[in-house]
């Protein structure tokens, strides 16, 4: 983050497994991504359970936002 190399990840919709869910995984399949690599650390947001108008607990989404840590190529 310009132009290329060299590559990568894979959305949604379908199948099957699994969760109470939210959702997660596998398979297909490519919406799109310069971090769509890793981390639930602070928010958002969904999902439940207590509680009653005040708030907690547990899960969950990193391709919702910011941090935090690494990484390929390399012109201004």
């Nucleotide at each position: 983050g310009a132009a290329a190399a060299a590559g990568g990840c894979a959305a949604a919709c379908c199948g099957g497994c699994u969760g109470a869910a939210a959702g997660g995984c596998c398979g297909c399949g490519a919406c799109g991504c310069a971090a769509a690599g890793c981390g639930a650390u602070g928010g958002g947001u969904c999902c439940u359970g207590a509680g009653u108008u005040u708030u907690u607990g547990g899960g969950a989404u990193c391709g919702c936002c910011a941090c935090g840590c690494u990484a390929c190529c390399g012109a201004a």
This is a predicted structure of a 76-nucleotide RNA (c-di-GMP-I riboswitch aptamer) from a soil metagenome. It matches the Rfam family "c-di-GMP-I riboswitch aptamer". Rfam's curators write: GEMM was predicted in a large-scale screen for bacterial structured RNA regulatory elements.